[in-house]
Molecule: Bacterial RNase P class A
Organism: Rhodoferax sp.
RNA sequence: GAAGCCCGCCAGACCACCGCUGGUGCAAUUUGGGAAACCAAGCACUGGAGGAACGUCCGGACUGCAUAGGGCAGCGUAGCAGCUAACGGCUGUCCACCGACAAGUCCUCCACGCAAGUGGGAGACCCUAAGGUGAGGAUUAGAGCAACAGAGACGAGUCGCUGGGACAAGCUUUCGGGCGAAGCCCAUCGGGUGAAACGGGCAAUCUCUACGCGCAGCAAUACCAAGUAGGCACACGUUGACGGGGCCCCCGGAGUGUGCGGGUAGGUAGCAUCGAGCCGAACGGGCAACCGCCGGCCCAGAUUAAUGGUGGUCACAUGGGGGGAAACCCCCAUGCACAGAAUCCGGCUUAUCGGUGGGCUUCACAC
Numbered sequence: 001g002a003a004g005c006c007c008g009c010c011a012g013a014c015c016a017c018c019g020c021u022g023g024u025g026c027a028a029u030u031u032g033g034g035a036a037a038c039c040a041a042g043c044a045c046u047g048g049a050g051g052a053a054c055g056u057c058c059g060g061a062c063u064g065c066a067u068a069g070g071g072c073a074g075c076g077u078a079g080c081a082g083c084u085a086a087c088g089g090c091u092g093u094c095c096a097c098c099g100a101c102a103a104g105u106c107c108u109c110c111a112c113g114c115a116a117g118u119g120g121g122a123g124a125c126c127c128u129a130a131g132g133u134g135a136g137g138a139u140u141a142g143a144g145c146a147a148c149a150g151a152g153a154c155g156a157g158u159c160g161c162u163g164g165g166a167c168a169a170g171c172u173u174u175c176g177g178g179c180g181a182a183g184c185c186c187a188u189c190g191g192g193u194g195a196a197a198c199g200g201g202c203a204a205u206c207u208c209u210a211c212g213c214g215c216a217g218c219a220a221u222a223c224c225a226a227g228u229a230g231g232c233a234c235a236c237g238u239u240g241a242c243g244g245g246g247c248c249c250c251c252g253g254a255g256u257g258u259g260c261g262g263g264u265a266g267g268u269a270g271c272a273u274c275g276a277g278c279c280g281a282a283c284g285g286g287c288a289a290c291c292g293c294c295g296g297c298c299c300a301g302a303u304u305a306a307u308g309g310u311g312g313u314c315a316c317a318u319g320g321g322g323g324g325a326a327a328c329c330c331c332c333a334u335g336c337a338c339a340g341a342a343u344c345c346g347g348c349u350u351a352u353c354g355g356u357g358g359g360c361u362u363c364a365c366a367c
Stems, first nucleotide, its partner, number of pairs: 001363010012314007020048007030041004050338001055348001057347005062217004069249004074213005079093005094136001095134004104125003108121005137208002142206002144202002159190002162187004170179003221269004231260006242252002277297004283292003316335008
């Protein structure tokens, strides 16, 4: 310097004016709305969208269902070891596969050249590097699948050549023996095919093994105010309806279902400041993920749904013009990705303009 790869950070900034919204304090035991519960209004200070908030693919925290157990079915995971609250996640390691327009080897083409050779192109190899991916248990428990092609495709068979072996019809004999077809057994090779040809392959086919799994979800749930009709009819139900995935046992147990009709649609909490929390180039343990200790920080909470609008300056990118040996400078115009909280957290997948930092591998050149 070139190429390949891994990890981290940022995700436009500042100023002014106006606007929205949470909190704290003051105003004030004020004003407005409301039947009430409650809500809103002024001033000052202060906080206010993500690396994926998306997807809803996993795991949980939390809330409710009963104070619950056993089984079948069903579903999920799958080398080994560790981390974690847990996971189908992460880390290490084993195995398998992938992985460079580099270097090297081989081969071939073109150009130049008397030749040696030089330059360039294509292809193959290189048990590949860093790194990446893995749906990675089991084929003597059992079933199933493989189109077309091919002689033949799933448990065994077939054809041919060659070699060997045993038996043996028959021929021959100097009676010691020699020759010996067909058929049988074994072995090698071959038959254009095909992913796979006698050996197997596939379990992201069913299945088997091991381990694991209550259900529903913040529209969960709790409370307040107001109001009605705690209504009527039919069916089922203590011989057990019904009971938060299906079925059975067990347990509890008096209402349950359908139709008609009536009232309400308001408000508060849940709800963001204590967290499985975040940051740290510190210290200890560990290959690492991570754990412990120490120090620091407190970081949106809307509810038809806030976090915005305008102007200016700067930064970045693109295009154009000018100056300059170059680095770079000036002016104009345009733009700035993917995309937005909705109970919260840990992961995974996917989308994405641009900037920036660090590390690893191979090669070339120079010292």